[in-house]
RNA sequence: CAAAUUAAACUGCUUAAUCCUGCAAUAGCAGGAGUGGAGGACCCAAUUUUUUGGGGUGAAUCAGAUUUAGCUCUUGUGCUUUGUUUAUAGUGGCUAAAUUUGUAGGGCUAACAUUUCCCCUGGCCCGAACCCGACAGCUAACUCCAUCAGCAGGUAAGAGGGGAAGG
Repeated sequence: CAAAUUAAACUGCUUAAUCCUGCAAUAGCAGGAGUGGAGGACCCAAUUUUUUGGGGUGAAUCAGAUUUAGCUCUUGUGCUUUGUUUAUAGUGGCUAAAUUUGUAGGGCUAACAUUUCCCCUGGCCCGAACCCGACAGCUAACUCCAUCAGCAGGUAAGAGGGGAAGG
């Protein structure tokens, strides 16, 4: 000198997921406020679409393409006394998996804006995952539940390595 790697305070982002009090004492438990979600009348809606199950949280729905594997229709070939019985090849369809292209929708940021908000515009991203368990339309009162998780900067340390100077 840069540096694998690791984290405090602090700043910021996604998310409902933050704050306060008490007991504990570094964990955690209980309660409250705020925020979010579910169930749940009249009225309204629905007049049906119930295994083709249905429904919920969430932005996360929907539509294609390619490859592989399986099933199947059709055509041809081989075997054959007979036979879509069997084997194989081509085309088409369906299913599953993987990889991709978009998309309803969602987030951040820049500029503009001078009401510093929103829209338009540009840039960078996401477009998942999970749950209920035969069952839920809306829905006042009421009842119940959640309050996680994941990142970026930042500063501090720093294995090992390189260079220079001196001995």

This is a predicted structure of a 167-nucleotide RNA (c-di-AMP riboswitch aptamer (ydaO/yuaA leader)) from a Halanaerobiaceae bacterium. It was read from a public genome assembly, where an Rfam model found it. Its mean pLDDT, the model's own confidence on a scale to 100, is 81.